[in-house]
RNA sequence: CGUUUCUGCUAGAGGUGCCUAUUAUGGCUGAGAUACACUCUUUGAACCUGAUCUGGUUAAUACCAGCGGAGGGAAGUGGAAGAACGCUGUU
Numbered sequence: 001c002g003u004u005u006c007u008g009c010u011a012g013a014g015g016u017g018c019c020u021a022u023u024a025u026g027g028c029u030g031a032g033a034u035a036c037a038c039u040c041u042u043u044g045a046a047c048c049u050g051a052u053c054u055g056g057u058u059a060a061u062a063c064c065a066g067c068g069g070a071g072g073g074a075a076g077u078g079g080a081a082g083a084a085c086g087c088u089g090u091u
Stems, first nucleotide, its partner, number of pairs: 001086003004081007011041004016035001017028003047072003053066004
């Protein structure tokens, strides 16, 4: 010095669905259902496409499995810690 863990700053990416005599100050799931919040940023299942997909399940979405690590997808910089290993220098 690097690998590792935590974190600041700046920048960027993303989603917002389901149910209904009631359209919301209701019910469901979720981190988040338009929040001044939340999630994610290549170590990339945040999110998008295939997909008005397939099977199970649910009031329905959600969820589980498949498709599938299939195709896409947004990064720079600083600080702290110091177990182990590696590398470099000095004695």
A computed fold for a 91-nucleotide RNA from Oceanobacillus damuensis, annotated as TPP riboswitch aptamer (THI element). Lineage of the source: Bacteria > Bacillota > Caryophanales > Bacillaceae > Oceanobacillus. The coordinates come from a structure-prediction model, not an experiment, and the mean pLDDT is 76. Its Rfam family is "TPP riboswitch aptamer (THI element)". Rfam's curators write: Vitamin B(1) in its active form thiamin pyrophosphate (TPP) is an essential coenzyme that is synthesised by coupling of pyrimidine and thiazole moieties in bacteria.